[in-house]
RNA sequence: CCAUGAAAAAGGCAAACCCGGGGCGACCCGGUGACGCAAAACUACAGGGUCUCUUUGAGACAGCCAGUUGCCAUG
Numbered sequence: 001c002c003a004u005g006a007a008a009a010a011g012g013c014a015a016a017c018c019c020g021g022g023g024c025g026a027c028c029c030g031g032u033g034a035c036g037c038a039a040a041a042c043u044a045c046a047g048g049g050u051c052u053c054u055u056u057g058a059g060a061c062a063g064c065c066a067g068u069u070g071c072c073a074u075g
Stems, first nucleotide, its partner, number of pairs: 002075004012037002018031005035063001041068003047065002049061005
């Protein structure tokens, strides 16, 4: 550097439901919780896709595909 993997070690993240708050809404923030995740880290102007609305435009979703980056181990 490349590939593979989550067996080990160190760890990490946190679905749905519920509670409080924001928003017209998709959804977001915090608490609880833990379905799951080898990238469940980042990116919404790299790209695709889905969704919302005060719909000729503006917004939302990264735990949909994807792009970029990264710990450990093995080869």
This is a predicted structure of a 75-nucleotide RNA (c-di-GMP-I riboswitch aptamer) from an Acholeplasmatales bacterium. Its mean pLDDT, the model's own confidence on a scale to 100, is 83.